The RNA shown here (SAM riboswitch aptamer (S box leader)) has 113 nucleotides and comes from a marine sediment metagenome. Model confidence (mean pLDDT): 84 of 100. The model forms 97% of the base pairs in the Rfam consensus.
RNA sequence: UCAUCGAGACCGGUUGAGGGAUAGGCCCUUUGACGCCGGGGCAACCUGUGGACCGUGGCAAGUCCGCAAGGUGCCAACUCCUACGGCACGCCGCACGGCGCGCCGAGAGAUGA
Numbered sequence: 001u002c003a004u005c006g007a008g009a010c011c012g013g014u015u016g017a018g019g020g021a022u023a024g025g026c027c028c029u030u031u032g033a034c035g036c037c038g039g040g041g042c043a044a045c046c047u048g049u050g051g052a053c054c055g056u057g058g059c060a061a062g063u064c065c066g067c068a069a070g071g072u073g074c075c076a077a078c079u080c081c082u083a084c085g086g087c088a089c090g091c092c093g094c095a096c097g098g099c100g101c102g103c104c105g106a107g108a109g110a111u112g113a
Stems, first nucleotide, its partner, number of pairs: 001113005010039005018028003022083004040075003045071003048067006079108001084105004089100004
């Protein structure tokens, strides 16, 4: 810099109090968290590989559908929710302002190349 992030996938051993990036919330957790080790699985980003289409003089490039051997990744909750901005709706009698809720975008983060 680009792509993706509402799907999917857990057991055993070890340790012993924290963990979910930050803040607020809300959760998970001694019926054992985080971490580490072993095994299993999910997925299909990259490598590899099969097919179709497109394309070419022939290749190549490209698009789509597969496989899952290798490199990563992942296996509570939408990236757990919100954070900044816009729009719509509802409530606080109206306005102002606030709160709630939904959608879109940005930002941040994660993963891959």